Predicted 3D model of a 263-nucleotide RNA (Bacterial large signal recognition particle RNA) from a Dehalococcoidia bacterium. It is recorded under the gene name ffs. Taxonomically the source falls in Dehalococcoidia (Bacteria, Bacillati, Chloroflexota). The sequence is in RNAcentral, with records from ENA. Rfam family: Bacterial large signal recognition particle RNA. By type it is a non-coding RNA gene. Its mean pLDDT, the model's own confidence on a scale to 100, is 78.
[in-house]
RNA sequence: UCGUGCUAGACGGGGAGCCAGCGGUGCCCUGUACCCGCAAUCCGCUUCAGCGGGGUCGAAUUCCCGCCCGAGGGCGUCCGCGAUGAGAACUGUCGGCGCCAAGCGGUGUUGAUGCCUGGGUCCUGUGCGGCGAAGCGCUGCGAACUCCGUCAGAUCCGAGAGGAAGCAGCGGUAAGUAGAAGGCUUCGGGUGCCACAGGGGUGCCUGGGCGGAGCUGGCUGACGGCGAUAAGCUUGUGGCGGCGUUCGACGGCGGGUGCACGA
Numbered sequence: 001u002c003g004u005g006c007u008a009g010a011c012g013g014g015g016a017g018c019c020a021g022c023g024g025u026g027c028c029c030u031g032u033a034c035c036c037g038c039a040a041u042c043c044g045c046u047u048c049a050g051c052g053g054g055g056u057c058g059a060a061u062u063c064c065c066g067c068c069c070g071a072g073g074g075c076g077u078c079c080g081c082g083a084u085g086a087g088a089a090c091u092g093u094c095g096g097c098g099c100c101a102a103g104c105g106g107u108g109u110u111g112a113u114g115c116c117u118g119g120g121u122c123c124u125g126u127g128c129g130g131c132g133a134a135g136c137g138c139u140g141c142g143a144a145c146u147c148c149g150u151c152a153g154a155u156c157c158g159a160g161a162g163g164a165a166g167c168a169g170c171g172g173u174a175a176g177u178a179g180a181a182g183g184c185u186u187c188g189g190g191u192g193c194c195a196c197a198g199g200g201g202u203g204c205c206u207g208g209g210c211g212g213a214g215c216u217g218g219c220u221g222a223c224g225g226c227g228a229u230a231a232g233c234u235u236g237u238g239g240c241g242g243c244g245u246u247c248g249a250c251g252g253c254g255g256g257u258g259c260a261c262g263a
Base pairs, nucleotide, nucleotide: 001263002262003261004260005259006258009057010056011055012030013029014028015027020046021045022044023043024042034054035053036052037051038050063256064255065254066253067252068251072247073246074245075244076243078242079241080240081239083237084236085235086234087233090232091231092229093228094227095226097224098223100221102220103219104218105216106215107214114210115209116208117207118206119205120204121203122199123198124197125196126195127194128192129191131188132187133186134185135184136183138179139178140177141176147172148171149170150169155164156163157162
């Protein structure tokens, strides 16, 4: 140096979680790197840390160590962006109430606020007028016969004189009907710049007197509560990214590492 056979060892690793701790099954990330049985209201082990049974490779591209890189995961009284639920202490915004009277406006020496006083509007009573209705009254019409008066003609009684009843017509009238400016009575009202008396007095209108400068609260504004809104805010929960920290696969570099036999 080469060949053969063995041994150590390898035949995935990692993260979170569970656990006194270490592994596994399960979940997740990488990655392709044996088989069977056990196993999450768990299975096995004890700091050397899955247990049991088999198989392949086997001293190096495969094992061990160190360094580098770094997928990915965990943690955080941290930072930024963005989303969303709830809330209403604070700021803001809006609305309304009370109050102030600073500004504007209105009004006021042709006399404010305030005080005194008269009247009206209001109620009741008594009247008056007017409107409407009804009745009475006035005027006219109005009865073949059934109302009255007068009754032509005609009729009846009588010897006669005369008398009687009585239609038509005419006149008047009843029931009824028509009229109209107006007369009288009664009743009624969404009647009246009406009269008198009494009452009443919140509001409004109006007259007079005292007095002598403000009054008002319409707009803006200040103050104090109330209500609403949820832009800022308080609080909770996710997402993305950053920072810090922790674990860390794959990969890269470097180094190290047996035994026996034979040539």